[in-house]
Formats: sequence, C1' cells, structure tokens
RNA sequence: CAAAUAGAGCGCUAGGGUUCCGACUUCGCAAGGAGUGACUGGUCCGAGAGCACUCGACCUUUCAGCGAAAGGUUACACGGCGGGACAAAAGCCCGGGAGAC
Repeated sequence: CAAAUAGAGCGCUAGGGUUCCGACUUCGCAAGGAGUGACUGGUCCGAGAGCACUCGACCUUUCAGCGAAAGGUUACACGGCGGGACAAAAGCCCGGGAGAC
C1' cells in the first nucleotide's frame, strides 16, 4: 500500500428530564399528605455525525471446487427552526431530512 460495501443488535458514555425511590421544604401526634428537578443522586430516556463489542456485509489471496481457510475493510460526516413520544426532557424520533460547504 490494491479492491468493494457502508447494515443490524447489544452494553455504555456525553447529554436529558422528573413517573418511581431518595434528598430538601412544609402540614400532621402519627400513619401519611402537599410542594421543589433554579436537588449532587439510584431507577428511567439516551447519540448517523461518541466509545466498545457481536453479528452481518464487502474485498483480496490460497486451496481447490459451488465451498473452505487466511488476511484485510466497514470510510467520511457542518447542520437549524419547528413538530412528536413517554411522567418529562434531551445529542431520542421526524433526520445523514430542510439548509450550508
């Protein structure tokens, strides 16, 4: 250092809110109720342009046969407004869309 394609799943993270738990405030003798996400948090949501893995796909070589083995590739990627879902929000989804270069 050639060639070809450029998908799915899973775990997590940046990030996100507030159903539940906890925290805080407050009412109450208590059990418990109400409020606060301008509460670090646990559960939860979570990336095309973040990470890791698995599968898939693709290419090359060799053996020889309709396959096997080995090696390799899976790149690049600026981006709204607005809308949608769940309790709610978001780098979620619309969306590698509109647009820009």